The RNA shown here (transfer RNA) has 74 nucleotides and comes from a soil metagenome.
[in-house]
RNA sequence: GCCGUUGUAGCUCAGCUGGCCAGAGCAGUGCUUUCGUAAAGCACCGGUCGUCGGUUCAAAUCCGACCAACGGCU
Repeated sequence: GCCGUUGUAGCUCAGCUGGCCAGAGCAGUGCUUUCGUAAAGCACCGGUCGUCGGUUCAAAUCCGACCAACGGCU
């Protein structure tokens, strides 16, 4: 230098055939339960979907450039 994969909540990830309000588990907070703790149950909180631009009525999703991590080639 070229090619590929990945980037979504504090962490691990799903969603990527464009449209339902952007979701799950764990973590956190509150409540219930208990003499108390743990466990369990219920509820809540938490997101610039890597960045910028484009296409579209509408983009996490399609297109381009760039950034970062990992791998391959030279």
Overview
Its Rfam family is "tRNA". The same sequence occurs in records of 2 taxa.